[in-house]
RNA sequence: AGUCUUGUAGCUCAGUGGUUAGAGCACUCACCUUGCAAGCGAGAGAUCUGGGUUCGAUUUCCAGCAGGGCGA
Numbered sequence: 001a002g003u004c005u006u007g008u009a010g011c012u013c014a015g016u017g018g019u020u021a022g023a024g025c026a027c028u029c030a031c032c033u034u035g036c037a038a039g040c041g042a043g044a045g046a047u048c049u050g051g052g053u054u055c056g057a058u059u060u061c062c063a064g065c066a067g068g069g070c071g072a
Stems, first nucleotide, its partner, number of pairs: 002070006010025004018055001027043003031039001048064005
């Protein structure tokens, strides 16, 4: 070179062609406490990039980028 695979929140992961894209940990605020931790409540935060298909794409297809595996 080629081939396979992965890309979703700060981290680890779900998710489904349509309704508010969720969970745990982390973060912020408030409650509790003399204080800390724990606990409880609330909040902010994300679909790798571009294009195609479709009435509608995070989901499907193509290309690119990045990581990983195989291989020379």
Background
Transfer RNA from Callorhinchus milii, 72 nucleotides, folded computationally. It matches the Rfam family "tRNA". Rfam's curators write: Transfer RNA (tRNA) molecules are approximately 80 nucleotides in length. The sequence is in RNAcentral, with records from Rfam.